[in-house]
C1' cells in the first nucleotide's frame, strides 16, 4: 500500500426527545418494516399489515376504551 486485531472516538439499528443496556458499522460501511401475488430478481408493481423502543424506562404526538 493493502487486510486483520486491541484501544480510543464517531456513525447507526423502519415515525419525535431523553437515560441506561445490547448488536452493528468505519464512509464504496452499518440502516432504510411485515406477509401474499405476480415477476429470472434482492428489482418492479398490486393487495393486507404491526410499531413513536434493537430492548427496558420515561416524555411528547397520535389511536382506543371508561370516569369526571
Nucleotide at each position: 500500500u493493502a487486510g486483520a486485531g486491541c484501544g480510543c472516538c464517531g456513525g447507526c439499528g423502519a415515525u419525535g426527545g431523553a437515560g441506561u443496556c445490547c448488536g452493528c458499522c468505519g464512509u464504496c460501511a452499518a440502516c432504510c418494516g411485515u406477509c401474499c401475488g405476480a415477476g429470472c430478481a434482492c428489482a418492479u408493481c398490486g393487495g393486507a399489515c404491526u410499531g413513536a423502543u434493537g430492548a427496558c424506562u420515561c416524555c411528547u404526538a397520535c389511536c382506543c376504551a371508561a370516569a369526571u

This is a predicted structure of a 68-nucleotide RNA (Fluoride riboswitch aptamer (crcB RNA motif)) from a Candidatus Acetothermia bacterium. It matches the Rfam family "Fluoride riboswitch aptamer (crcB RNA motif)". On this family, see Zhao et al., Nat Chem Biol 2017: "An excited state underlies gene regulation of a transcriptional riboswitch".